[in-house]
This record gives sequence, structure tokens and C1' cells, in this order.
RNA sequence: AACUGGCAAACCCUGGGAAACCGGGGGACGCGAAGCCACAGGGUCUAAAAUAGUAUACAGCUAUAAUGACAGCCGAGCUACCGAA
Repeated sequence: AACUGGCAAACCCUGGGAAACCGGGGGACGCGAAGCCACAGGGUCUAAAAUAGUAUACAGCUAUAAUGACAGCCGAGCUACCGAA
């Protein structure tokens, strides 16, 4: 590769969350690890609280930034079905 199968993007419904996003149901764009894992590896996303500024009675707005998130972004680690070349 093939076979047996497996997973499930976008989108819709519903629940959680400040959000990113996650759970359940439907649904299939794709996937040989699209199985697991956040390793203070790299990268990307969010910014509640906090700090600073602005405004200024407040509210609001702007910036910083993860201890939050993404494994279907890359790499690392662990595990696994089938058996042609």
C1' cells in the first nucleotide's frame, strides 16, 4: 500500500467559560497515529484579575502580559491495529 476498521473539520443545537476554547448530540473537511501527552521546546490564540496610561464623579478606552487555551501548527516523549512490495 491493501484489508478490517477507527477518528471527526466547518457548520447547527445544547451546556460550561470573561474569552480563547472545552463537554454532549447531529454532521463529514480531512487524517497511518487527526491515539495519549502542554515538555515552563518553538509557534499561535484569548486577556478575567493585575499594573500603567487616558478620561475623569464613575463608567469606558488603550497598552503590557498567562498562572488560561490550541495536540487537526511544528518538534520531542509514550502507546497501538493490519501485513503486499

Predicted 3D model of an 85-nucleotide RNA (c-di-GMP-I riboswitch aptamer) from a marine sediment metagenome. The coordinates come from a structure-prediction model, not an experiment, and the mean pLDDT is 83. The sequence is in RNAcentral, with records from MGnify. Its Rfam family is "c-di-GMP-I riboswitch aptamer". Gene Ontology term of the family: cyclic-di-GMP binding.